[in-house]
Overview: This is a predicted structure of a 76-nucleotide RNA (c-di-GMP-I riboswitch aptamer) from Agathobacter ruminis. RNAcentral holds the sequence, with entries from Rfam.
RNA sequence: UAAUGUUUUGGGCAAAACAUGAGAAAUCAUGUGACGCAAAGCUCUAGAGCCUUUUACAUGGUAGUCAGUUGCAGAA
Numbered sequence: 001u002a003a004u005g006u007u008u009u010g011g012g013c014a015a016a017a018c019a020u021g022a023g024a025a026a027u028c029a030u031g032u033g034a035c036g037c038a039a040a041g042c043u044c045u046a047g048a049g050c051c052u053u054u055u056a057c058a059u060g061g062u063a064g065u066c067a068g069u070u071g072c073a074g075a076a
Stems, first nucleotide, its partner, number of pairs: 012037002017032006035064001041069003047066002049062003
């Protein structure tokens, strides 16, 4: 620039990795980053699973493993 399609969605969160810090660890926080997610919003003594383990057999972690619960959008 051209063609085709669409014709209310502007937006949200944020993986891994890296840096710094916390923690016994799993992991978490902040920043960079974006793998993805229509609930990747919220909820862990008190649903289940999984992970870690100083200690003993979690009152630690994981909600982006299921689950519970609340919400948004839509012509369908």

The prediction has a mean pLDDT of 78.